[in-house]
RNA sequence: GGCUCUGUGGCUUAGCUGUGAAAGCACCUGUCUAGUAAACAGGAGAUCUUGGGUUUGAAUCCCAGAUGGGCCU
Repeated sequence: GGCUCUGUGGCUUAGCUGUGAAAGCACCUGUCUAGUAAACAGGAGAUCUUGGGUUUGAAUCCCAGAUGGGCCU
RNA backbone atom coordinates (compact mmCIF):
# COMPACT_ATOMS: atom_id res chain seq x y z
P G A 1 -1.15 3.75 3.56
O5' G A 1 -0.79 2.80 2.31
C5' G A 1 -0.71 3.35 1.01
C4' G A 1 -0.69 2.24 0.00
C3' G A 1 -1.94 1.36 0.00
O3' G A 1 -2.99 1.94 -0.72
C1' G A 1 0.00 0.00 0.00
P G A 2 -4.51 1.67 -0.31
O5' G A 2 -4.77 0.18 -0.79
C5' G A 2 -4.80 -0.14 -2.18
C4' G A 2 -5.07 -1.62 -2.38
C3' G A 2 -6.26 -2.18 -1.66
O3' G A 2 -7.48 -1.95 -2.36
C1' G A 2 -4.42 -3.57 -1.26
P C A 3 -8.84 -1.76 -1.61
O5' C A 3 -9.19 -3.22 -1.07
C5' C A 3 -9.45 -4.28 -1.98
C4' C A 3 -9.58 -5.61 -1.25
C3' C A 3 -10.61 -5.66 -0.15
O3' C A 3 -11.94 -5.82 -0.62
C1' C A 3 -8.61 -6.63 0.63
P U A 4 -13.17 -5.20 0.21
O5' U A 4 -13.20 -6.09 1.54
C5' U A 4 -13.51 -7.47 1.46
C4' U A 4 -13.25 -8.15 2.79
C3' U A 4 -14.02 -7.60 3.98
O3' U A 4 -15.36 -8.09 4.02
C1' U A 4 -11.76 -7.89 4.57
P C A 5 -16.49 -7.19 4.69
O5' C A 5 -16.30 -7.45 6.26
C5' C A 5 -16.51 -8.74 6.81
C4' C A 5 -15.93 -8.84 8.20
C3' C A 5 -16.53 -7.90 9.23
O3' C A 5 -17.76 -8.35 9.75
C1' C A 5 -14.17 -7.87 9.40
P U A 6 -18.82 -7.32 10.35
O5' U A 6 -18.11 -6.82 11.68
C5' U A 6 -17.86 -7.70 12.76
C4' U A 6 -17.16 -6.99 13.90
C3' U A 6 -17.88 -5.76 14.44
O3' U A 6 -18.89 -6.13 15.36
C1' U A 6 -15.58 -5.29 14.15
P G A 7 -20.27 -5.34 15.35
O5' G A 7 -19.96 -4.15 16.37
C5' G A 7 -19.36 -4.40 17.64
C4' G A 7 -18.74 -3.15 18.19
C3' G A 7 -19.70 -2.02 18.47
O3' G A 7 -19.22 -1.26 19.58
C1' G A 7 -18.13 -1.31 16.89
P U A 8 -19.80 -1.59 21.05
O5' U A 8 -21.32 -1.11 20.93
C5' U A 8 -21.64 0.24 20.66
C4' U A 8 -23.08 0.50 20.98
C3' U A 8 -23.49 0.08 22.38
O3' U A 8 -23.17 1.06 23.34
C1' U A 8 -25.08 -0.70 20.80
P G A 9 -22.08 0.67 24.45
O5' G A 9 -22.91 1.16 25.72
C5' G A 9 -22.62 0.74 27.05
C4' G A 9 -23.33 1.70 27.97
C3' G A 9 -22.94 1.54 29.42
O3' G A 9 -22.63 2.85 29.96
C1' G A 9 -25.29 1.42 29.17
P G A 10 -21.12 3.36 29.84
O5' G A 10 -20.31 2.32 30.75
C5' G A 10 -18.91 2.52 31.04
C4' G A 10 -18.35 1.32 31.77
C3' G A 10 -18.46 0.02 31.01
O3' G A 10 -17.36 -0.16 30.11
C1' G A 10 -19.28 -0.30 33.20
P C A 11 -17.55 -0.93 28.71
O5' C A 11 -17.69 -2.45 29.12
C5' C A 11 -16.58 -3.18 29.65
C4' C A 11 -16.98 -4.61 29.96
C3' C A 11 -17.62 -5.37 28.82
O3' C A 11 -16.68 -5.93 27.92
C1' C A 11 -18.92 -5.65 30.76
P U A 12 -17.07 -6.20 26.38
O5' U A 12 -18.15 -7.37 26.47
C5' U A 12 -17.76 -8.69 26.86
C4' U A 12 -18.97 -9.61 26.87
C3' U A 12 -19.77 -9.66 25.59
O3' U A 12 -19.18 -10.49 24.61
C1' U A 12 -21.25 -9.47 27.43
P U A 13 -19.51 -10.22 23.02
O5' U A 13 -21.05 -9.81 23.00
C5' U A 13 -21.90 -10.23 21.96
C4' U A 13 -23.28 -10.56 22.52
C3' U A 13 -24.45 -10.18 21.61
O3' U A 13 -24.66 -11.12 20.57
C1' U A 13 -24.92 -9.55 23.83
P A A 14 -25.29 -10.59 19.17
O5' A A 14 -26.78 -10.19 19.57
C5' A A 14 -27.75 -11.19 19.82
C4' A A 14 -29.10 -10.63 20.19
C3' A A 14 -29.86 -9.90 19.10
O3' A A 14 -30.42 -10.77 18.14
C1' A A 14 -30.18 -8.84 21.19
P G A 15 -30.29 -10.45 16.55
O5' G A 15 -31.18 -9.13 16.37
C5' G A 15 -32.55 -9.15 16.77
C4' G A 15 -33.01 -7.71 16.99
C3' G A 15 -33.00 -6.85 15.73
O3' G A 15 -34.27 -7.00 15.11
C1' G A 15 -32.04 -5.70 17.62
P C A 16 -34.67 -6.24 13.75
O5' C A 16 -33.35 -6.13 12.82
C5' C A 16 -33.12 -4.99 11.99
C4' C A 16 -32.82 -5.41 10.56
C3' C A 16 -33.96 -6.18 9.88
O3' C A 16 -34.01 -5.84 8.50
C1' C A 16 -32.04 -7.54 9.98
P U A 17 -35.38 -5.32 7.86
O5' U A 17 -35.53 -3.92 8.64
C5' U A 17 -34.93 -2.75 8.14
C4' U A 17 -35.35 -1.64 9.06
C3' U A 17 -36.86 -1.54 9.25
O3' U A 17 -37.11 -1.03 10.56
C1' U A 17 -36.06 0.43 8.26
P G A 18 -38.13 -1.88 11.52
O5' G A 18 -39.27 -0.81 11.80
C5' G A 18 -38.99 0.33 12.63
C4' G A 18 -40.26 1.02 13.02
C3' G A 18 -41.37 0.12 13.49
O3' G A 18 -42.17 0.82 14.45
C1' G A 18 -42.08 1.25 11.55
P U A 19 -41.79 0.75 15.99
O5' U A 19 -41.09 2.16 16.11
C5' U A 19 -41.21 2.91 17.28
C4' U A 19 -41.83 4.28 16.99
C3' U A 19 -41.72 5.25 18.17
O3' U A 19 -41.52 6.59 17.68
C1' U A 19 -44.01 4.89 17.60
P G A 20 -40.46 7.50 18.52
O5' G A 20 -40.41 6.94 20.03
C5' G A 20 -39.31 6.26 20.56
C4' G A 20 -39.45 6.14 22.06
C3' G A 20 -38.63 5.04 22.72
O3' G A 20 -37.33 5.52 23.07
C1' G A 20 -40.83 5.11 23.61
P A A 21 -35.98 4.81 22.74
O5' A A 21 -36.00 3.32 23.29
C5' A A 21 -36.54 2.23 22.53
C4' A A 21 -35.50 1.16 22.32
C3' A A 21 -34.77 0.66 23.57
O3' A A 21 -35.56 -0.27 24.28
C1' A A 21 -33.25 0.94 21.80
P A A 22 -35.73 -0.17 25.89
O5' A A 22 -35.72 -1.68 26.41
C5' A A 22 -36.73 -2.55 26.00
C4' A A 22 -36.19 -3.95 25.87
C3' A A 22 -35.34 -4.46 27.03
O3' A A 22 -36.13 -4.88 28.14
C1' A A 22 -34.25 -4.97 25.01
P A A 23 -35.44 -4.93 29.60
O5' A A 23 -34.48 -6.21 29.58
C5' A A 23 -35.02 -7.51 29.41
C4' A A 23 -33.94 -8.54 29.17
C3' A A 23 -32.93 -8.70 30.28
O3' A A 23 -33.44 -9.49 31.35
C1' A A 23 -31.81 -8.65 28.20
P G A 24 -32.86 -9.20 32.82
O5' G A 24 -31.46 -9.96 32.87
C5' G A 24 -31.39 -11.37 32.71
C4' G A 24 -29.96 -11.82 32.56
C3' G A 24 -29.00 -11.32 33.64
O3' G A 24 -29.08 -12.10 34.84
C1' G A 24 -28.04 -10.97 31.53
P C A 25 -28.88 -11.37 36.23
O5' C A 25 -27.34 -10.98 36.27
C5' C A 25 -26.34 -11.97 36.31
C4' C A 25 -24.96 -11.39 36.06
C3' C A 25 -24.52 -10.28 37.01
O3' C A 25 -24.08 -10.76 38.27
C1' C A 25 -24.04 -9.66 34.79
P A A 26 -24.34 -9.90 39.59
O5' A A 26 -23.52 -8.54 39.30
C5' A A 26 -22.10 -8.55 39.35
C4' A A 26 -21.55 -7.20 38.93
C3' A A 26 -21.98 -6.00 39.77
O3' A A 26 -21.24 -5.89 40.98
C1' A A 26 -22.20 -5.47 37.48
P C A 27 -21.96 -5.36 42.27
O5' C A 27 -22.37 -3.86 41.93
C5' C A 27 -21.38 -2.86 41.70
C4' C A 27 -22.02 -1.53 41.39
C3' C A 27 -23.05 -1.05 42.40
O3' C A 27 -22.44 -0.45 43.55
C1' C A 27 -23.90 -0.77 40.22
P C A 28 -23.08 -0.66 45.00
O5' C A 28 -24.36 0.29 44.94
C5' C A 28 -24.19 1.70 44.81
C4' C A 28 -25.55 2.37 44.74
C3' C A 28 -26.55 1.96 45.82
O3' C A 28 -26.33 2.63 47.04
C1' C A 28 -27.61 1.93 43.72
P U A 29 -26.72 1.92 48.41
O5' U A 29 -28.32 1.98 48.40
C5' U A 29 -28.98 3.23 48.46
C4' U A 29 -30.48 3.04 48.40
C3' U A 29 -31.08 2.03 49.35
O3' U A 29 -31.23 2.53 50.67
C1' U A 29 -32.00 1.72 47.22
P G A 30 -31.15 1.52 51.93
O5' G A 30 -32.53 0.72 51.84
C5' G A 30 -33.75 1.41 52.03
C4' G A 30 -34.94 0.54 51.65
C3' G A 30 -35.09 -0.76 52.40
O3' G A 30 -35.70 -0.57 53.67
C1' G A 30 -35.38 -1.16 50.10
P U A 31 -35.36 -1.62 54.85
O5' U A 31 -36.12 -2.95 54.38
C5' U A 31 -37.53 -2.98 54.31
C4' U A 31 -38.02 -4.33 53.83
C3' U A 31 -37.54 -5.52 54.65
O3' U A 31 -38.31 -5.71 55.81
C1' U A 31 -37.27 -5.98 52.34
P C A 32 -37.58 -6.16 57.19
O5' C A 32 -36.98 -7.60 56.85
C5' C A 32 -37.84 -8.70 56.56
C4' C A 32 -37.03 -9.88 56.06
C3' C A 32 -35.89 -10.31 56.95
O3' C A 32 -36.33 -11.13 58.02
C1' C A 32 -35.14 -10.18 54.71
P U A 33 -35.84 -10.84 59.49
O5' U A 33 -34.29 -11.22 59.45
C5' U A 33 -33.90 -12.57 59.22
C4' U A 33 -32.39 -12.69 59.20
C3' U A 33 -31.67 -12.01 60.36
O3' U A 33 -31.73 -12.81 61.53
C1' U A 33 -30.57 -11.49 58.34
P A A 34 -32.01 -12.18 62.97
O5' A A 34 -30.69 -11.34 63.31
C5' A A 34 -30.70 -10.32 64.30
C4' A A 34 -29.30 -9.83 64.57
C3' A A 34 -28.54 -9.43 63.31
O3' A A 34 -28.78 -8.10 62.99
C1' A A 34 -27.24 -10.91 64.62
P G A 35 -29.08 -7.74 61.41
O5' G A 35 -27.66 -7.89 60.70
C5' G A 35 -26.58 -7.00 61.02
C4' G A 35 -25.27 -7.50 60.49
C3' G A 35 -25.24 -7.82 59.00
O3' G A 35 -25.07 -6.67 58.20
C1' G A 35 -24.23 -9.56 60.22
P U A 36 -25.70 -6.64 56.70
O5' U A 36 -24.78 -7.66 55.87
C5' U A 36 -23.43 -7.32 55.57
C4' U A 36 -22.69 -8.48 54.94
C3' U A 36 -23.28 -9.05 53.65
O3' U A 36 -23.01 -8.25 52.52
C1' U A 36 -22.63 -10.80 55.08
P A A 37 -24.08 -8.20 51.31
O5' A A 37 -24.06 -9.70 50.77
C5' A A 37 -22.96 -10.18 50.00
C4' A A 37 -23.07 -11.66 49.75
C3' A A 37 -24.26 -12.12 48.92
O3' A A 37 -24.03 -11.97 47.52
C1' A A 37 -24.09 -13.48 50.83
P A A 38 -25.27 -11.57 46.54
O5' A A 38 -26.26 -12.83 46.66
C5' A A 38 -25.90 -14.08 46.12
C4' A A 38 -26.91 -15.12 46.51
C3' A A 38 -28.34 -14.85 46.06
O3' A A 38 -28.58 -15.29 44.73
C1' A A 38 -28.33 -15.42 48.35
P A A 39 -29.56 -14.48 43.77
O5' A A 39 -30.98 -14.58 44.50
C5' A A 39 -31.63 -15.84 44.56
C4' A A 39 -32.88 -15.73 45.40
C3' A A 39 -33.86 -14.62 44.99
O3' A A 39 -34.71 -15.05 43.93
C1' A A 39 -33.46 -14.47 47.30
P C A 40 -35.12 -14.00 42.79
O5' C A 40 -36.15 -13.03 43.53
C5' C A 40 -37.36 -13.54 44.09
C4' C A 40 -38.04 -12.52 44.96
C3' C A 40 -38.25 -11.16 44.32
O3' C A 40 -39.38 -11.14 43.43
C1' C A 40 -37.38 -10.85 46.47
P A A 41 -39.35 -10.19 42.15
O5' A A 41 -39.54 -8.74 42.79
C5' A A 41 -40.76 -8.40 43.44
C4' A A 41 -40.70 -7.01 44.01
C3' A A 41 -40.22 -5.92 43.04
O3' A A 41 -41.23 -5.50 42.14
C1' A A 41 -39.12 -5.67 45.11
P G A 42 -40.77 -4.98 40.66
O5' G A 42 -39.98 -3.62 40.95
C5' G A 42 -40.70 -2.46 41.32
C4' G A 42 -39.80 -1.39 41.89
C3' G A 42 -38.88 -0.68 40.92
O3' G A 42 -39.55 0.26 40.10
C1' G A 42 -37.69 -1.19 42.87
P G A 43 -38.90 0.65 38.66
O5' G A 43 -37.56 1.43 38.99
C5' G A 43 -37.62 2.67 39.71
C4' G A 43 -36.24 3.18 40.01
C3' G A 43 -35.36 3.48 38.81
O3' G A 43 -35.69 4.73 38.22
C1' G A 43 -34.11 2.32 40.45
P A A 44 -35.33 5.01 36.66
O5' A A 44 -33.78 5.38 36.70
C5' A A 44 -33.33 6.52 37.41
C4' A A 44 -31.83 6.55 37.48
C3' A A 44 -31.13 6.48 36.12
O3' A A 44 -31.05 7.76 35.52
C1' A A 44 -30.15 4.95 37.61
P G A 45 -31.21 7.86 33.92
O5' G A 45 -29.89 7.18 33.35
C5' G A 45 -28.61 7.74 33.61
C4' G A 45 -27.52 6.77 33.27
C3' G A 45 -27.55 6.25 31.84
O3' G A 45 -26.93 7.16 30.94
C1' G A 45 -27.28 4.45 33.33
P A A 46 -27.72 7.66 29.63
O5' A A 46 -27.18 6.69 28.45
C5' A A 46 -25.77 6.61 28.16
C4' A A 46 -25.53 5.80 26.93
C3' A A 46 -26.18 6.31 25.65
O3' A A 46 -25.40 7.32 25.05
C1' A A 46 -26.44 3.96 25.84
P U A 47 -25.99 8.79 24.78
O5' U A 47 -26.53 8.80 23.28
C5' U A 47 -27.65 8.02 22.89
C4' U A 47 -28.38 8.66 21.76
C3' U A 47 -27.55 8.89 20.49
O3' U A 47 -27.44 7.72 19.72
C1' U A 47 -28.79 10.86 21.01
P C A 48 -26.42 7.81 18.42
O5' C A 48 -25.68 6.41 18.48
C5' C A 48 -24.73 6.11 19.51
C4' C A 48 -24.42 4.63 19.50
C3' C A 48 -24.02 4.09 18.15
O3' C A 48 -23.06 3.05 18.31
C1' C A 48 -25.98 3.00 18.90
P U A 49 -22.02 2.73 17.18
O5' U A 49 -20.97 3.91 17.23
C5' U A 49 -20.27 4.26 18.43
C4' U A 49 -19.11 5.18 18.10
C3' U A 49 -19.43 6.30 17.13
O3' U A 49 -20.00 7.42 17.76
C1' U A 49 -17.47 5.19 16.44
P U A 50 -21.04 8.36 16.97
O5' U A 50 -20.14 9.20 15.99
C5' U A 50 -19.15 10.08 16.51
C4' U A 50 -18.46 10.81 15.38
C3' U A 50 -19.36 11.42 14.32
O3' U A 50 -19.91 12.67 14.72
C1' U A 50 -17.63 10.23 13.25
P G A 51 -21.33 13.10 14.14
O5' G A 51 -21.04 13.51 12.63
C5' G A 51 -20.05 14.49 12.34
C4' G A 51 -19.85 14.59 10.85
C3' G A 51 -21.10 14.63 10.01
O3' G A 51 -21.71 15.90 10.01
C1' G A 51 -19.56 13.13 9.05
P G A 52 -23.19 16.05 9.41
O5' G A 52 -22.95 15.98 7.84
C5' G A 52 -24.00 15.63 7.00
C4' G A 52 -23.47 15.19 5.65
C3' G A 52 -24.53 14.55 4.76
O3' G A 52 -25.28 15.54 4.06
C1' G A 52 -22.68 13.12 4.87
P G A 53 -26.85 15.46 4.13
O5' G A 53 -27.20 14.29 3.13
C5' G A 53 -26.66 14.31 1.81
C4' G A 53 -26.76 12.97 1.17
C3' G A 53 -28.14 12.36 1.09
O3' G A 53 -28.92 12.91 0.05
C1' G A 53 -26.61 10.71 1.77
P U A 54 -30.52 13.00 0.18
O5' U A 54 -30.99 11.50 0.05
C5' U A 54 -30.77 10.78 -1.14
C4' U A 54 -31.28 9.36 -1.01
C3' U A 54 -32.70 9.24 -0.49
O3' U A 54 -33.66 9.44 -1.52
C1' U A 54 -31.29 7.72 0.65
P U A 55 -34.93 10.38 -1.26
O5' U A 55 -35.78 9.54 -0.21
C5' U A 55 -36.28 8.27 -0.55
C4' U A 55 -36.82 7.57 0.67
C3' U A 55 -37.81 8.37 1.52
O3' U A 55 -39.11 8.38 0.96
C1' U A 55 -36.23 7.27 2.91
P U A 56 -39.84 9.76 0.81
O5' U A 56 -40.23 10.06 2.32
C5' U A 56 -40.79 11.33 2.70
C4' U A 56 -41.33 11.24 4.10
C3' U A 56 -40.42 10.60 5.12
O3' U A 56 -39.49 11.53 5.65
C1' U A 56 -42.55 9.62 5.27
P G A 57 -37.96 11.14 5.77
O5' G A 57 -38.00 10.06 6.96
C5' G A 57 -38.34 10.45 8.28
C4' G A 57 -38.52 9.24 9.16
C3' G A 57 -37.32 8.32 9.29
O3' G A 57 -36.41 8.79 10.25
C1' G A 57 -39.27 7.04 8.87
P A A 58 -34.81 8.59 9.92
O5' A A 58 -34.55 7.02 9.96
C5' A A 58 -34.79 6.29 11.17
C4' A A 58 -33.68 5.32 11.43
C3' A A 58 -32.33 5.97 11.71
O3' A A 58 -31.58 5.15 12.60
C1' A A 58 -32.14 4.67 9.78
P A A 59 -31.67 5.41 14.16
O5' A A 59 -30.55 4.48 14.79
C5' A A 59 -29.17 4.81 14.64
C4' A A 59 -28.32 3.56 14.69
C3' A A 59 -28.36 2.71 13.44
O3' A A 59 -27.41 3.13 12.49
C1' A A 59 -28.69 1.35 15.35
P U A 60 -27.81 3.11 10.87
O5' U A 60 -28.28 1.62 10.59
C5' U A 60 -27.35 0.53 10.66
C4' U A 60 -28.07 -0.79 10.45
C3' U A 60 -28.66 -0.96 9.05
O3' U A 60 -28.48 -2.31 8.59
C1' U A 60 -30.37 -1.14 10.68
P C A 61 -27.31 -2.60 7.55
O5' C A 61 -27.81 -1.81 6.25
C5' C A 61 -28.64 -2.44 5.29
C4' C A 61 -28.83 -1.55 4.08
C3' C A 61 -27.61 -0.79 3.62
O3' C A 61 -26.76 -1.58 2.80
C1' C A 61 -29.44 0.69 3.72
P C A 62 -25.16 -1.32 2.73
O5' C A 62 -25.04 0.02 1.90
C5' C A 62 -25.40 0.06 0.52
C4' C A 62 -25.17 1.44 -0.06
C3' C A 62 -23.79 2.03 0.18
O3' C A 62 -22.83 1.53 -0.73
C1' C A 62 -25.42 3.64 0.69
P C A 63 -21.29 1.44 -0.29
O5' C A 63 -20.80 2.96 -0.23
C5' C A 63 -20.80 3.75 -1.41
C4' C A 63 -20.37 5.17 -1.11
C3' C A 63 -19.10 5.30 -0.30
O3' C A 63 -17.93 5.14 -1.09
C1' C A 63 -20.74 6.76 0.56
P A A 64 -16.58 4.55 -0.44
O5' A A 64 -16.05 5.78 0.43
C5' A A 64 -15.81 7.03 -0.18
C4' A A 64 -15.52 8.09 0.86
C3' A A 64 -14.52 7.69 1.93
O3' A A 64 -13.19 7.77 1.47
C1' A A 64 -16.39 8.75 2.94
P G A 65 -11.99 7.17 2.34
O5' G A 65 -11.85 8.23 3.53
C5' G A 65 -11.25 7.89 4.72
C4' G A 65 -11.54 8.93 5.79
C3' G A 65 -11.00 8.54 7.17
O3' G A 65 -9.63 8.92 7.30
C1' G A 65 -13.27 9.16 7.35
P A A 66 -8.54 7.77 7.45
O5' A A 66 -8.44 7.65 9.05
C5' A A 66 -8.24 8.81 9.84
C4' A A 66 -8.91 8.66 11.19
C3' A A 66 -8.59 7.39 11.93
O3' A A 66 -7.33 7.40 12.57
C1' A A 66 -10.90 7.77 12.00
P U A 67 -6.46 6.06 12.71
O5' U A 67 -7.31 5.20 13.75
C5' U A 67 -7.55 5.69 15.07
C4' U A 67 -8.38 4.70 15.87
C3' U A 67 -7.88 3.26 15.89
O3' U A 67 -6.81 3.08 16.78
C1' U A 67 -10.23 3.29 15.55
P G A 68 -5.59 2.04 16.29
O5' G A 68 -6.22 0.60 16.53
C5' G A 68 -6.54 0.15 17.84
C4' G A 68 -7.41 -1.08 17.81
C3' G A 68 -6.89 -2.24 17.00
O3' G A 68 -5.88 -2.99 17.68
C1' G A 68 -9.17 -1.91 16.50
P G A 69 -4.78 -3.79 16.77
O5' G A 69 -5.60 -5.03 16.18
C5' G A 69 -6.07 -6.03 17.04
C4' G A 69 -6.90 -7.05 16.29
C3' G A 69 -6.24 -7.74 15.12
O3' G A 69 -5.34 -8.77 15.50
C1' G A 69 -8.42 -7.12 14.51
P G A 70 -4.09 -9.16 14.56
O5' G A 70 -4.77 -9.88 13.30
C5' G A 70 -5.44 -11.11 13.48
C4' G A 70 -6.11 -11.54 12.20
C3' G A 70 -5.20 -11.69 11.00
O3' G A 70 -4.47 -12.89 10.98
C1' G A 70 -7.16 -10.51 10.38
P C A 71 -3.06 -12.98 10.21
O5' C A 71 -3.41 -12.95 8.66
C5' C A 71 -4.15 -14.01 8.07
C4' C A 71 -4.53 -13.69 6.64
C3' C A 71 -3.39 -13.32 5.71
O3' C A 71 -2.68 -14.46 5.22
C1' C A 71 -5.15 -11.77 5.43
P C A 72 -1.13 -14.33 4.82
O5' C A 72 -1.15 -13.41 3.53
C5' C A 72 -1.74 -13.86 2.32
C4' C A 72 -1.78 -12.77 1.28
C3' C A 72 -0.43 -12.16 0.91
O3' C A 72 0.32 -12.96 0.02
C1' C A 72 -2.03 -10.43 1.22
P U A 73 1.91 -12.92 0.02
O5' U A 73 2.25 -11.42 -0.48
C5' U A 73 1.96 -11.05 -1.82
C4' U A 73 2.25 -9.58 -2.03
C3' U A 73 3.66 -9.14 -1.71
O3' U A 73 4.60 -9.46 -2.73
C1' U A 73 2.12 -7.58 -0.81

The prediction has a mean pLDDT of 84. Transfer RNA from Bos indicus x Bos taurus, 73 nucleotides, folded computationally. Its Rfam family is "tRNA". The RNAcentral record of the sequence draws on Rfam.